[in-house]
Molecule: Fluoride riboswitch aptamer (crcB RNA motif)
Organism: Sulfolobus sp. UBA167
RNA sequence: UGAUGGGGAUGGCGUCCCCCAGGGUUUUCCCCGAACCGCCCUAGAGGCUGAUGACGCCUACAUCUUC
Numbered sequence: 001u002g003a004u005g006g007g008g009a010u011g012g013c014g015u016c017c018c019c020c021a022g023g024g025u026u027u028u029c030c031c032c033g034a035a036c037c038g039c040c041c042u043a044g045a046g047g048c049u050g051a052u053g054a055c056g057c058c059u060a061c062a063u064c065u066u067c
Base pairs, nucleotide, nucleotide: 004021005020006019007018008017011058012057013056014055015054016053022032023031024030038048039047040046
């Protein structure tokens, strides 16, 4: 410098956006570690929102209406 991997509170696909990708070692099928893991509360075997990071679509769930 380039490529690539992982992540963005409940599933899948596409596009875009953002974040992390390090250290040790006995060199191994090892160890540690990052981004990430919602909110409220009387903290209770209490309560609440949401399938998106954002947009579009599909599926699940919920509400209403019609047949």